RNA sequence: GAUAGAGGUGCGGAUCUCAUCAGUAUCCUCCGGGAGGCGCCAGAACGUCUGAGAACUGGGGAGAAAGGGUGUUCCGCCGAAACGGUGAACCGGUCUGGCUGUUCCCCGUUGGUUGCCGGCAGAAGAUGCCGCCGACUGUCACUUUGUGUGGAGCGCUAUC
Numbered sequence: 001g002a003u004a005g006a007g008g009u010g011c012g013g014a015u016c017u018c019a020u021c022a023g024u025a026u027c028c029u030c031c032g033g034g035a036g037g038c039g040c041c042a043g044a045a046c047g048u049c050u051g052a053g054a055a056c057u058g059g060g061g062a063g064a065a066a067g068g069g070u071g072u073u074c075c076g077c078c079g080a081a082a083c084g085g086u087g088a089a090c091c092g093g094u095c096u097g098g099c100u101g102u103u104c105c106c107c108g109u110u111g112g113u114u115g116c117c118g119g120c121a122g123a124a125g126a127u128g129c130c131g132c133c134g135a136c137u138g139u140c141a142c143u144u145u146g147u148g149u150g151g152a153g154c155g156c157u158a159u160c
Base pairs, nucleotide, nucleotide: 001160002159003158004157005156008078010077011076012075013074014073016071018069026062027061028060029059030058032056036049037048038047039046040098041097042096043095044094081110082109083108084107085106087104088103089102090101092099111137112136113135114134115133117131118130119129120128121127139151140150141149142148
């Protein structure tokens, strides 16, 4: 240097399914009301709906979806993958600023799983992410009567 492997509630993706989302959004209609409403947020313009009645409260009827989650099966794998930061591009009607999301380059962190607590996201007591601490576990080094201490995947093991 190449090839092949190991960690285990191991990582990620896709299809299908089920529950939740939610009797929510939205649409129709009735009573009231009486000039505003809508186009992610703010402003400007523009467009559009509206006295043939806007916003808004209440009554009645119809009534989703996405994201996230459970399970099955399949696929790709062991920096699997995840996160954070700068920058760029694109979508969200136009412009300015912002925000969410997606993709890409670069830099940085994390061996893996999991629990309490705190924060963020989320409809959520689900779940995800981040941070501190703890437990278990794999690996290497040192140390071992009993086993302990420490390091990090740019690692470890085997073969050539």

Description
The RNA shown here (Lysine riboswitch aptamer) has 160 nucleotides and comes from a chicken gut metagenome. Its mean pLDDT, the model's own confidence on a scale to 100, is 82.